[in-house]
RNA sequence: GGGCGAGUGGUCUAGUUGGUUAGGACGUCACCCUCACACGGUGGAGGUCGGGAGUUCGAGUCUCCCCUUGCCCA
Numbered sequence: 001g002g003g004c005g006a007g008u009g010g011u012c013u014a015g016u017u018g019g020u021u022a023g024g025a026c027g028u029c030a031c032c033c034u035c036a037c038a039c040g041g042u043g044g045a046g047g048u049c050g051g052g053a054g055u056u057c058g059a060g061u062c063u064c065c066c067c068u069u070g071c072c073c074a
Stems, first nucleotide, its partner, number of pairs: 001073007010026004019057001028044005050066005
């Protein structure tokens, strides 16, 4: 330099052919339970979906550029 893939809460991840509130697990906080802790139960907060632009009535999803990262070729 060229090709292919990945990027979604603190962590791991689902999201089908673009469609009606971005879902789940762990963690965290509050409450319940207990003499207390753990387990368990209920509820809450936490995401501008790597950044920007475009297409569209509508983008996590499609297109382009850039960033980070993994693999391959030279």